SAM riboswitch aptamer (S box leader) from Salinispora pacifica CNR114, 135 nucleotides, folded computationally.
The coordinates come from a structure-prediction model, not an experiment, and the mean pLDDT is 78.
NCBI's taxonomy places the organism under Bacteria, Actinomycetota, Micromonosporales, Salinispora, Salinispora pacifica.
It matches the Rfam family "SAM riboswitch aptamer (S box leader)". Its family is annotated with regulation of gene expression in the Gene Ontology.

């Protein structure tokens, strides 16, 4: 890298360094950006996948124990809670919006489709991110 599963309309910013671009991704829009943006680094903070503490409630295979039981623990699963949080992640904008296919809908223009941030909502897909996991 690829597969698999979940999540991505919520949260969270100061300082140091650097110096021209950046916001993954043809293209279209919108934007951040010498009032220093994007990078790194250093505090700081938001989250709560995972892992860790509690707990209802299941199922079994297995393991352990003896008091020999519809037993107790482990161990699997898992509802719902918990933190000065050990592993990541994350701190402009919905993953900035779109883009591919469905359904509704408004407005001009007009001959069938364009225009309105390639109109607005809604659902779907594609792509990506992140986290657990498998080989």
């Nucleotide at each position: 890298g690829c597969c698999u599963c979940a999540u991505c309309c919520a949260g969270a910013g100061g300082g140091g360094c650097u110096g021209a671009g950046g916001g993954a991704c043809a293209c279209g829009g919108c934007c951040c950006g010498a009032a220093g943006a994007c990078g790194c680094c250093c505090c700081g903070g938001c989250a709560a996948c995972c892992a860790c503490c509690c707990c209802a409630c299941a199922u079994g295979a297995u393991c352990a124990c003896c008091c020999a039981g519809a037993g107790u623990g482990a161990c699997u699963g898992g509802c719902g809670g918990g933190a000065c949080a050990g592993g990541u992640g994350c701190c402009a904008a919905u993953u900035c919006c779109g883009g591919c296919c469905c359904c509704g809908c408004c407005g001009c223009a007009g001959a069938g489709u364009g225009c309105g941030u390639c109109g607005c909502g809604g659902g779907g897909g594609c792509a990506g991110a992140u986290g657990a996991g498998a080989g």